[in-house]
RNA sequence: CCCGCCUUAACUCAGUCUGGCAGAGUGGUCGGCUGUAGACCGACAUGUCCCCCGUUCAAAUCGGGGAGGCGGGA
Numbered sequence: 001c002c003c004g005c006c007u008u009a010a011c012u013c014a015g016u017c018u019g020g021c022a023g024a025g026u027g028g029u030c031g032g033c034u035g036u037a038g039a040c041c042g043a044c045a046u047g048u049c050c051c052c053c054g055u056u057c058a059a060a061u062c063g064g065g066g067a068g069g070c071g072g073g074a
Base pairs, nucleotide, nucleotide: 001073002072003071004070005069006068007067010026011025012024013023020057028044029043030042031041032040050066051065052064053063054062
């Protein structure tokens, strides 16, 4: 220098192909249960979907540019 993949909640990751309410598990808080705790059950809060611009009635999702990480090539 060239090519590919990845970036979404505190953590691990779905969702993106085919635009239409942002989700699951774990973790956290509160409550129930229990002599206490754990386990179990219920409720609640998670968030600049890496950043900027564009397209669109509408963008995590499509297009362009950029950043970071991983891998490959020269």

Transfer RNA from a Candidatus Bathyarchaeia archaeon, 74 nucleotides, folded computationally. NCBI's taxonomy places the organism under Archaea, Thermoproteati, Candidatus Bathyarchaeota, Bathyarchaeia (SeqCode). The RNAcentral record of the sequence draws on ENA and MGnify. Model confidence (mean pLDDT): 80 of 100. It matches the Rfam family "tRNA".